[in-house]
Context: one part of a larger RNA
RNA sequence: CGUGGGAAGUUUGCGAGGACCUGACCUUAGUACGAGAGGACCGGGUUGGACUGACCGCUGGUGUACCGGUUGUGAUGCCAAUUGCAUUGCCGGGUAGCUACGUCGGGAAGAGAUAAGCGCUGAAAGCAUCUAAGUGCGAAACUCCCCUCAAGAUGAGACUUCCAAAUAGGGCCGUCAGAGACGAUGACGUUGAUAGGCUAUAGGUGUAAAGGCAGUAAUGUCAUAGCCGAGUAGUACUAAUUGCCCAAAAACUUACG
Repeated sequence: CGUGGGAAGUUUGCGAGGACCUGACCUUAGUACGAGAGGACCGGGUUGGACUGACCGCUGGUGUACCGGUUGUGAUGCCAAUUGCAUUGCCGGGUAGCUACGUCGGGAAGAGAUAAGCGCUGAAAGCAUCUAAGUGCGAAACUCCCCUCAAGAUGAGACUUCCAAAUAGGGCCGUCAGAGACGAUGACGUUGAUAGGCUAUAGGUGUAAAGGCAGUAAUGUCAUAGCCGAGUAGUACUAAUUGCCCAAAAACUUACG
């Protein structure tokens, strides 16, 4: 821009893409078969491999603005306490998020028409013949069934509701994240929990400083303390103020002119 008024929702599915894998074991059954050796079809069940989708409750990884330990050196006048630099100085842990090595699921069953093949009936050709007329079965392949997209399907579909003009609706602007390169998508804008702050708490680290007490002292203890990012909940304290822009008369009916 189109989809012959303008919108907001919900959809149909022309069509397109994806998936389609497979082992072992138990049983049927040491049965059928076979002199024996050996050893099934069919059917039922269990458990794997690789591939693949989703997720983070568990097990782990990462987690450079979290906590702690510690070395050298500089600084805050000194002690103590902090802090800069040294790959995040090095080291031990680690929330959220993201993840696999983790967890859960999938390729099941079924239908249709068939291939090779197996048939039934059956002539040409008094027989025979699956084929010529007719008719049945038959595969991971084909068409459905399963998952995803899908009306620019210009063949532009359908349904419901709203609007007829200081309008329905959309956007700008602002606070943002389950979204994200930018657009977009989604949440919210005081009739408000959208983000920050604060409070509480889950969780992490591991018992802060100062002081008291014990000890000659190192140290221990009062003390599961102190501190804390992205988690959860509550709370309008701060910021979402006021506002601005775009936006539809094609058809039909009635009345009037």